[in-house]
Context: one part of a larger RNA
RNA sequence: CUGGGUGUAAAGGGAGCGUAGGUGGUAGUGUAAGUCAGAUGUGAAAGCCCGUUGCUUAACAGCGGGAUUGCAUCAGAAACUACAUUACUAGAGUGCAGGAGAGGUAGGUGGAAUUCCUAGUGUAGCGGUGAAAUGCGUAGAUAUUAGGAGGAACAUCAGUGGCGAAGGCGGCUUACUGGACUGUAACUGACACUAAGGCUCGAAAGCGUGGGGAGCAAACAGGAUUAGAUACCCUGGUAGUCCACGCCGUAAACGAUGAAUACUAGGUGUCGGGGCCCAAAGGGCUUCGGUGCCGGCGCAAACGCAUUAAGUAUUCCACCUGGGGAGUACGUACGCAAGUAUGAAACUC
Repeated sequence: CUGGGUGUAAAGGGAGCGUAGGUGGUAGUGUAAGUCAGAUGUGAAAGCCCGUUGCUUAACAGCGGGAUUGCAUCAGAAACUACAUUACUAGAGUGCAGGAGAGGUAGGUGGAAUUCCUAGUGUAGCGGUGAAAUGCGUAGAUAUUAGGAGGAACAUCAGUGGCGAAGGCGGCUUACUGGACUGUAACUGACACUAAGGCUCGAAAGCGUGGGGAGCAAACAGGAUUAGAUACCCUGGUAGUCCACGCCGUAAACGAUGAAUACUAGGUGUCGGGGCCCAAAGGGCUUCGGUGCCGGCGCAAACGCAUUAAGUAUUCCACCUGGGGAGUACGUACGCAAGUAUGAAACUC
């Protein structure tokens, strides 16, 4: 390299959009590039294979045939691929009619709670723990009542419920806005699938500038525990957590399972729609889309998966090839930095 693989053994890119490329629905006609069959030429000789002959044999040599799987030309075939053209509607998209949703962005707004401030009542404790102490408190704390300030998060509803490509999204409300689904079958007529590079999005932490700062809380300080305790426990507490703009680009970014299409027993929940039926309270049957559980064929090393496949097939992309060295070194690119991406070898088992 091929082959074989990628849920858990090495291996699916974090996710999307999309360029080149690869692949691509039904029917007709044409062309003949690929494809198929034929002829001619060529494919030097030697060598190779087969047969035969000559040296006493053999090696060796002579002769004949084959092979030389290729290339070119000529005249053909038209099923498949391709190309051109005509048509179609089952893929895809548009229109129209609907209902569902924590989908996104921006603005406004609400109550509970914590903390702080002011005032009242009130008096000696509070707090914390396994037990304590540090800490707070006679300068009046804790508790309680009233008023105020400010920030952050939204109890119940809440659900293997919903939405989103993933990350993720949860008080209420307004504006703008994306997608999916159902029904219809009016329109377009293959417009499709995948996607190297590329572009965009991308939790938390972190970085830059400017705000904000209630609670929580790396670092840090103190108190305990302990042989020690740079920890677990306690009292404090700064970055940070929040907002705006910009950067970073990584996660067990997980379903550890790439995307698309078709097919292949069932049972039972649940979410969003549609249709039909009844005795019209409610229920039954059925259908489309999502999301769970169980289970058969099949698959699998087993565990298990099983119409939401890890089954049966096709297309395209990504990735793997013994452990360590090592996601390191070097180089390159990006970044303010932290670092990220790409990514070896010696050596060793």
Model confidence (mean pLDDT): 88 of 100. A computed fold for a 349-nucleotide part of an RNA from an uncultured bacterium, annotated as small-subunit ribosomal RNA, central domain. The full RNA is in RNAcentral, with records from ENA, Greengenes and SILVA.